A computed fold for a 74-nucleotide RNA from a Nanobdellota archaeon, annotated as transfer RNA.
RNA sequence: GGGUCCUUAGUGUAGCCUGGUUAGCAUUAGGGCUUUGGGAGCCUUAGACCCCAGUUCAAAUCUGGGAGGACCCA
Numbered sequence: 001g002g003g004u005c006c007u008u009a010g011u012g013u014a015g016c017c018u019g020g021u022u023a024g025c026a027u028u029a030g031g032g033c034u035u036u037g038g039g040a041g042c043c044u045u046a047g048a049c050c051c052c053a054g055u056u057c058a059a060a061u062c063u064g065g066g067a068g069g070a071c072c073c074a
Base pairs, nucleotide, nucleotide: 001073002072003071004070005069006068007067010027011026012025013024020057028046029045030044031043032042033041050066051065052064053063054062
């Protein structure tokens, strides 16, 4: 220098191709039930789309640019 891929709660992930419900699940954290206590289990609450712009009635999803990271070629 060229190419491919990734970025979503504190952590790990689904959803993206094919735009539309309150962005789902697990874990974590707070509270509660249960227990003599703890653990386990159950209920409940909180917490996220890397940034900017464009398209659209509507963007995590499509398009363009940027940032960070991984791999391959040279």

It was read from a public genome assembly. It matches the Rfam family "tRNA". About the family: Transfer RNA (tRNA) molecules are approximately 80 nucleotides in length.